This is a predicted structure of a 101-nucleotide RNA (Glycine riboswitch aptamer) from Phenylobacterium deserti.
[in-house]
């Protein structure tokens, strides 16, 4: 079982900043800070309803605001965390595959 782990395949966007150090002949390669920049690892947050409490109304049609509380997700928000030539990463999606706790 609206299919787990696993494997294949495709898989986006943003700086080849800047400065200081280690390596190394050199290119190039770590790592520190500092500025920006992305959203698709991870991570956080919410709509509807549902209850408190204030105030105002109010024998009635039951009402209105204001506050805080519980609540449901995301490709939405936020950017901690990741990421910002290439590679690896990588939500998601197809195919297989048949269990996981």
């Nucleotide at each position: 079982a609206u299919g787990a782990a696993c494997g294949c395949u495709g898989g986006a966007a943003a700086g080849u900043a800047g400065u200081c150090u280690c390596u190394g002949c050199a290119a190039g390669g770590g790592g520190g800070c500092u500025c920006g920049c992305c959203g698709a690892a991870g991570g956080a947050g919410c709509a509807a309803g549902g209850g408190u409490c204030g105030c105002c109304a109010c024998g009635u049609u039951a009402g209105g605001c204001g506050a805080g509380c519980u609540g449901a997700a995301a490709u939405c928000u936020c950017u901690c965390a990741g990421g910002u030539c290439c590679a690896c990463g990588g939500a998601c999606a197809g195919c297989g595959g048949g269990g996981g706790c």